[in-house]
RNA sequence: GAAGUCAACCAGGCAGUCGCCGCGUCACGUGUGACGGGGAGGAAAGUCCGGGCUCCAUAGAGCAGGAUGCCGGCUAACGGCCGGACGCCGCGAGGCGAUGGAAAGUGGAACAGAGAGCUGAACCGCCGAUGGCCUCUCGCAAGAGGGGAUCAGGUAAGGGUGAAAAGGUGUGGUAAGAGCACACCGCGGACGUGGUAACACGGACGGCAGGUCAAACCCCAUCCGGAGCAAGACCAAAUAGGGGUGCGCUAACGUGGCUCGCGUUGCACCCGGGUAGGUUGCUUGAGCCUGUCGGCAACGGCAGGCCUAGAUGAAUGACUGUCCAAGACAGAACCCGGCUUAACGGUUGACUUCCCCC
Numbered sequence: 001g002a003a004g005u006c007a008a009c010c011a012g013g014c015a016g017u018c019g020c021c022g023c024g025u026c027a028c029g030u031g032u033g034a035c036g037g038g039g040a041g042g043a044a045a046g047u048c049c050g051g052g053c054u055c056c057a058u059a060g061a062g063c064a065g066g067a068u069g070c071c072g073g074c075u076a077a078c079g080g081c082c083g084g085a086c087g088c089c090g091c092g093a094g095g096c097g098a099u100g101g102a103a104a105g106u107g108g109a110a111c112a113g114a115g116a117g118c119u120g121a122a123c124c125g126c127c128g129a130u131g132g133c134c135u136c137u138c139g140c141a142a143g144a145g146g147g148g149a150u151c152a153g154g155u156a157a158g159g160g161u162g163a164a165a166a167g168g169u170g171u172g173g174u175a176a177g178a179g180c181a182c183a184c185c186g187c188g189g190a191c192g193u194g195g196u197a198a199c200a201c202g203g204a205c206g207g208c209a210g211g212u213c214a215a216a217c218c219c220c221a222u223c224c225g226g227a228g229c230a231a232g233a234c235c236a237a238a239u240a241g242g243g244g245u246g247c248g249c250u251a252a253c254g255u256g257g258c259u260c261g262c263g264u265u266g267c268a269c270c271c272g273g274g275u276a277g278g279u280u281g282c283u284u285g286a287g288c289c290u291g292u293c294g295g296c297a298a299c300g301g302c303a304g305g306c307c308u309a310g311a312u313g314a315a316u317g318a319c320u321g322u323c324c325a326a327g328a329c330a331g332a333a334c335c336c337g338g339c340u341u342a343a344c345g346g347u348u349g350a351c352u353u354c355c356c357c358c
Base pairs, nucleotide, nucleotide: 001354002353003352004351005350006349007348008347009346010345012323013322014321015320016319017318018317020039021038023036024035025034026033027032028031041329045340046339048338049337050336051335052334053228054227055226056225060260061259062258063257065224066223067222068221069220070084071083072082073081074080085099086097087096088095089094100219101218105217106216107213108212123159124158125155126154127153130152131151132150133148134147135146136145137144138143167185168184169183170182171181172180186208187206188205191202192201193200194199232280233279234278235277242271243270244269245268246267247266251265252264253263254262287306288305289304290303291302292301293300294299
């Protein structure tokens, strides 16, 4: 100097003029005025997870169902985060991982190929030692020896098909071959060492269950009530505490399904009528900032400081000037912790690789 990796932060600021919402204080003609402070996000988005809170409700057990899935830690909790192990990618800093079990069982895999999961198969090949066939030599015969081509039979080493073919390489052995035997590698369980563990390493033993898919059914481990602020509570007002049908204590109903248990005494449906206004919930929080201690970290303890929107057809907009590095994606509706998606850019820090110079 160039190219990268990881993380944190910013999201317009300042001034002026007019306009909007809420709070506090004061004044009064009770809805006006004056003054003061405050007023959308890193994702407010998606509604995908987990909760707080409210109600069912006195609320338990089981089955079905669903979710998660290596180990350890953090957290209110999680399918999140942090660290580690293993696997894959990258020269590397790093990144990704739907990461328990295929020896419980069932099931799937086009085409090609002989053959693709329960067996031990054979397309081209190889052998043909043993029995059969042909032939030669010796021999009186019995029989012995040699050669040939193959049948029976043997074979899975070589070749072919395929993504994948009965572990791989080499040596020996064999009629030819084969873990048939051996060496090394692979695999397996046990043992030892290290580690909280996942796991790693080590030597010995065992010829050894011939693959893949569980984001297939399944098995195993852990966890899981439901509905939701349009939850719920209160006040005011209005109407027709109207009419009909069915079930009814051997019944019905009770916030996902079924069963049991528990509780209550009515429940379900149809027709018709009235009201839909206000207050609250509603913002002090598993809150934020600073320092310090512990921890690799996520995070936690302690001390101090701060208060930061609560609208309700829905508030923060417009203009001017200036600064800058730059306004993209985009607007709260009970609140919080995450994840995912969108997105103009910029600043800072640490680390990696390459090139050049000293």
A computed fold for a 358-nucleotide RNA from Paludibacterium yongneupense DSM 18731, annotated as Bacterial RNase P class A. Its Rfam family is "Bacterial RNase P class A". By type it is a ribozyme. Rfam describes the family as follows. Ribonuclease P (RNase P) is a ubiquitous endoribonuclease, found in archaea, bacteria and eukarya as well as chloroplasts and mitochondria. Lineage of the source: Bacteria > Pseudomonadati > Betaproteobacteria > Chromobacteriaceae > Paludibacterium yongneupense. The model forms 96% of the base pairs in the Rfam consensus. The prediction has a mean pLDDT of 77.